Predicted 3D model of a 520-nucleotide part of an RNA (small-subunit ribosomal RNA, 5' domain) from an uncultured bacterium.
RNAcentral holds the full RNA, with entries from ENA, Greengenes and SILVA.
Rfam family: Bacterial small subunit ribosomal RNA. Its family is annotated with ribosome and structural constituent of ribosome in the Gene Ontology.
The coordinates come from a structure-prediction model, not an experiment, and the mean pLDDT is 84.

Context: one part of a larger RNA
RNA sequence: GACGAACGCUGGCGGCGUGCUUAACACAUGCAAGUCGAACGGAAAGGCCCACCACCUUGGUGGUGGGUACUCGAGUGGCGAACGGGUGAGUAACACGUGGGUGAUCUGCCCCGCACUGUGGGAUAAGCCUGGGAAACUGGGUCUAAUACCACAUACGACCAUGGCGUAGGGGUCAUGGUGGAAAGCUUUAUUGCGGUGUGGGAUGAGCCCGCGGCCUAUCAGCUUGUUGGUGGGGUAAUGGCCUACCAAGGCGGCGACGGGUAGCCGGCCUGAGAGGGUGGACGGCCACAUUGGGACUGAGACACGGCCCAGACUCCUACGGGAGGCAGCAGUGGGGAAUAUUGCACAAUGGGCGCAAGCCUGAUGCAGCGACGCCGCGUGGGGGAUGACGGCCUUCGGGUUGUAAACUCCUUUCGCCCGGGACGAAGCCCACCUUGGUGGGUGACGGUACCGUGGAGAAGAAGCACCGGCUAACUACGUGCCAGCAGCCGCGGUAAUACGUAGGGUGCAAGCGUUGUCC
Numbered sequence: 001g002a003c004g005a006a007c008g009c010u011g012g013c014g015g016c017g018u019g020c021u022u023a024a025c026a027c028a029u030g031c032a033a034g035u036c037g038a039a040c041g042g043a044a045a046g047g048c049c050c051a052c053c054a055c056c057u058u059g060g061u062g063g064u065g066g067g068u069a070c071u072c073g074a075g076u077g078g079c080g081a082a083c084g085g086g087u088g089a090g091u092a093a094c095a096c097g098u099g100g101g102u103g104a105u106c107u108g109c110c111c112c113g114c115a116c117u118g119u120g121g122g123a124u125a126a127g128c129c130u131g132g133g134a135a136a137c138u139g140g141g142u143c144u145a146a147u148a149c150c151a152c153a154u155a156c157g158a159c160c161a162u163g164g165c166g167u168a169g170g171g172g173u174c175a176u177g178g179u180g181g182a183a184a185g186c187u188u189u190a191u192u193g194c195g196g197u198g199u200g201g202g203a204u205g206a207g208c209c210c211g212c213g214g215c216c217u218a219u220c221a222g223c224u225u226g227u228u229g230g231u232g233g234g235g236u237a238a239u240g241g242c243c244u245a246c247c248a249a250g251g252c253g254g255c256g257a258c259g260g261g262u263a264g265c266c267g268g269c270c271u272g273a274g275a276g277g278g279u280g281g282a283c284g285g286c287c288a289c290a291u292u293g294g295g296a297c298u299g300a301g302a303c304a305c306g307g308c309c310c311a312g313a314c315u316c317c318u319a320c321g322g323g324a325g326g327c328a329g330c331a332g333u334g335g336g337g338a339a340u341a342u343u344g345c346a347c348a349a350u351g352g353g354c355g356c357a358a359g360c361c362u363g364a365u366g367c368a369g370c371g372a373c374g375c376c377g378c379g380u381g382g383g384g385g386a387u388g389a390c391g392g393c394c395u396u397c398g399g400g401u402u403g404u405a406a407a408c409u410c411c412u413u414u415c416g417c418c419c420g421g422g423a424c425g426a427a428g429c430c431c432a433c434c435u436u437g438g439u440g441g442g443u444g445a446c447g448g449u450a451c452c453g454u455g456g457a458g459a460a461g462a463a464g465c466a467c468c469g470g471c472u473a474a475c476u477a478c479g480u481g482c483c484a485g486c487a488g489c490c491g492c493g494g495u496a497a498u499a500c501g502u503a504g505g506g507u508g509c510a511a512g513c514g515u516u517g518u519c520c
Base pairs, nucleotide, nucleotide: 001519002518003517005516006515007514008513009512012378013377014376015375016374017373018371019370020336025334026333027332029331030330031329034079035078036077039076040075042072043071046070047068048067049066050065051064052063053062054061055060086289087288088287096213097212098211099210100209101208102207105206106205110202111201112200113199114198115197116196117195118152119151120150121149127142128141129140130139131138132137158179159178160177161176162175163174164173165172185194186193215261216260217259222252223251224250227249228248229247230246231245232244233243234242264286265285266284267283268279269278270277271276291312292311293310294309295308314325315324316323317322342368344367345366346365350364351362352361353360354359381411382410383409384408391402392401393400394399415461417456418455419453420452421451425446428443429442430441431440432439433438434437464509465508466507467506468505469490470489471488475504476503477502478501479500485492486491
């Protein structure tokens, strides 16, 4: 000098940040991922309309039935749920950083181009009927729809095989043969809008490989059998012992293999003139993990925090047969600890998902609350005022000092309090009317907040902490008497202690000041 700090004493205001460093300990409760009726069959609820019945304040209420599809529960289907958010357990590794390679690769949504969107079919959920079960849930029968599923036709430069050109190895190109697709959908006043399929390119994202770089330990010196290489095969989007069969006997190591310990890595941050040392909290990038261990499914993408299956531990329900759960999401609870916050408001903005849109969802985010935890700013008043008042302390008893300090007087009113007004953030988007375009209206959590006022009152509401032997700025008195105590080092204290305790005075910082811990 610095800090995600803690502790002691003290504490006026504001802005911006920041806040479980310990138990990756266990979790009550609520919320954190949905959306689309412009894909579909539909109608549980509400709205609207019609009919009938009842009551009666005669145009309302209630009930029953039907319709509509404004709307929409549950369901089929699509997209999303692999993002966003959390944590640092593991990991000494191509995990990360940096620079390359991919002629060894994939990429939903998005952009550009080309071609196409023909003809048919059978189911199934929901619904209805009926079983099992305490529940979670689950079985049978029957009916029905689609942008769900299946078949056929067509098709290139797609894929496969063969042959040719070409060369850097699977890049490119030509010929022949074979293989495989579509939702004719929905919507609009309108050939309007949104889609669908194949393929080429782009963009974005990702996979894999390589050079180099960054901890400690030799009281770890030898390590290795899928081990090292080859051939055939399998697998993958793709290379590869990634896996497998056979063959060979290799591969690594004092330039530290193997083992052990510790640790997420970086941009950065702290310190320092620099070199360097330390560190990786907030923010940003990458990685890993999601109660512990294992596994795959779906999908463009996962081996998937709020998906599935199995096993373990734990908790809960049970009718004992069987089931349910996973806060290292946001709040919050217990526990651990020196120690770390609200079970808040809003989707107004930014961003994300779905949707043509309206819109819905969003503990991301924007805000508010709590904490002097940090940084920064402001205030606690300013001028005058000596017979240097009273009081305190000291005294050589003359006085000195506190001290212009106070009182008193003249001003000012920041901040705080009261009153009145009152935002920017709103760009867009939507609605209505005229309609090249314009006009009007709606939409703010924060918030009646910031801010504004010749506004009001009144010095009024606002100072402490540590130190004073030397280092080191700042001295006297009393008490104590090697006691009580102080102390970072040297060292003080045994009867005049500037070093202990108190008082007066002083010094340094100041809404803080000290102490402790850690790093330079």